[in-house]
Context: one part of a larger RNA
Molecule: small-subunit ribosomal RNA, 5' domain
Organism: Jacaranda copaia
């Protein structure tokens, strides 16, 4: 010189896009972030004077909550990059080949009755289903062989016909898993390993495989740094540099880990599950002595720091669930608000104007201020103020949160807009006055002890500019 998620100091008119707890993985009031589906199912319910009809809801069921969002604590290792591999699983979805035939029992809601402060609980009666179950049939599997095991759901619509159910095969995206190369320091850490290192049998897993377990053998491993410690989430990138390289790992994109801490399996195609559950702790709220919570989602508080925002709008676009399908949900997400954090655009005016008028600074004359200004004239970017007003909608039409935003029309006025920092040398830019080794200054070499170009303060100058200069970090 260059950068930064930056702070602090003085200062500040504006427009587009970006970014915004690096510190306590520190505790959280309050609201809100995952629902949908009556075209799967009994009931209840309100609307109509009544049938029909339409609407809603708590339950049973299905499907989705393992996705989206967040965070960097742990983690030096298949965690993450490359490249490979085999001994594997896949809900939806997309091709293809078949199949839905017959019964049966119960359970919730409810309708009583009982315990509790509550949070929920027990108890009798009844009931429906795409919710359980039975036996039959078929592939698939397993078996050497006789043989074993062993699906299914119907619903809408007047019908066409659609949408769903079961089985094979196949494929696509996905995930698990193995291996070869590689990734931070310290030897003032040198030995360190017994399920350890190999076999064999068994068990288990979706699958390999000491993963586990029983017997056997005594292996394997390491100065090419094991073990141990101490520091780190990896990476595509970001930054400096001609390169080599050094330094980093916010935004955004991938993979990984975690969800008060610690252990655990449950339902599932797929968790050992961030707004499910069970158990131990620490904590906080309530209490009738038994309960109930975790913001590392978005907003917010309080703490903690130098420091880092609105308890804001709307599902209109993009995306996700579920649903036939209108419509529903969706702090993802589109947007808005705050902040000169930062990157980039624009203005603060443009021409003419010398008796070189006053003031102010320096001083013999005189020069500087300074075309600067007054004055004359144009312009209106921006500002006010009054009209008109999108595009982003895909998809005839309707749907716009943004937003009466952009843009544009007219009209008004120079009208609303300039600082900061330095002037001894490196370094561009010099007087004067006041202090008198004192106040102070300072990156470094210094300065300052009566004429200081280095304090100070004026007056001129020089950089840069809505910033500008300081301090912090890298290169």
């Nucleotide at each position: 010189g260059g950068a930064u998620g930056a702070a602090c100091g003085c200062u500040a008119g504006c427009a587009g896009c970006a970014u915004g707890c690096u510190u306590a993985a520190c505790a959280c009031a309050u609201g809100c972030a995952a629902g949908c589906u009556g075209a799967a199912u009994g009931g209840g319910a309100a609307a109509u004077g009544g049938u029909g009809u339409u609407u809603c809801c708590a339950g049973u069921a299905g499907u989705g909550u393992a996705u989206g969002g967040g965070u960097g604590a742990g983690u030096a290792a298949c965690a993450c990059a490359u490249a490979a591999g085999a001994a594997u699983c896949u809900g939806u979805c997309c091709u293809u080949a078949a199949a839905a035939g017959g019964g049966g029992a119960a359970c919730a809601a409810u309708a009583g009755c009982u315990g509790g402060a509550a949070a929920c609980a027990a108890u009798u009666a009844c009931u429906a289903a795409u919710a359980c179950c039975c036996a039959a049939u078929a592939g698939a599997c397993u078996g050497a062989a006789g043989a074993g095991c062993a699906a299914a759901a119907g619903g809408a619509a007047a019908a066409a016909u659609u949408c769903a159910u079961c089985u094979g095969a196949g494929g696509a995206g996905g995930g698990g898993c193995u291996u070869a190369c590689a990734u931070u320091u310290g030897a003032u850490u040198a030995g360190a390993u017994a399920g350890u290192u190999a076999g064999u049998a068994a068990g288990g897993u979706a699958a390999u495989a000491g993963c586990u377990u029983a017997c056997c053998a005594a292996g394997g491993u390491g100065a090419u740094g094991a073990u141990u410690a101490g520091u780190a989430g990896c990476u595509g990138g970001u930054c400096c540099g001609a390169g080599a390289g050094g330094a980093u790992g916010a935004u955004c994109a991938g993979c990984c880990a975690u969800a008060c801490u610690g252990g655990g399996a449950u339902u599932g195609a797929g968790a050992u599950a961030u707004g499910a559950c069970c158990u131990a702790g620490a904590c906080u709220c309530c209490u009738a002595g038994a309960g109930a919570u975790a913001c590392a989602a978005c907003a917010u508080u309080g703490g903690g720091a130098a420091a880092u925002u609105u308890u804001u709008u709307g599902c209109a676009a993009u995306a996700g669930g579920a649903g036939a399908a209108a419509g529903c949900c969706u702090g993802a997400u589109g947007g808005a608000g705050c902040a000169a954090u930062g990157c980039c655009a624009c203005g603060u005016a443009g021409a003419g104007g010398u008796a070189g008028a006053a003031a102010g600074c320096c001083c013999a004359g005189g020069g500087u201020a300074g075309u600067g200004a007054a004055c004359u004239u144009c312009u209106u970017u921006u500002c006010c103020u009054a009209g008109a007003g999108a595009a982003g909608a895909a998809g005839c039409a309707c749907u716009a949160a943004u937003a009466g935003u952009a843009u544009u029309u007219a009209g008004g006025g120079a009208a609303u807009a300039a600082g900061c920092a330095u002037c001894a040398a490196u370094u561009a830019a010099c007087u004067c006055u006041a202090u008198g080794c004192c106040a102070g200054u300072a990156g470094c070499u210094g300065u300052g002890g009566u004429a200081a170009g280095a304090c100070a303060g004026a007056g001129g100058a020089u950089g840069c500019a809505a910033g500008c200069g300081u301090u912090a970090u890298c290169u």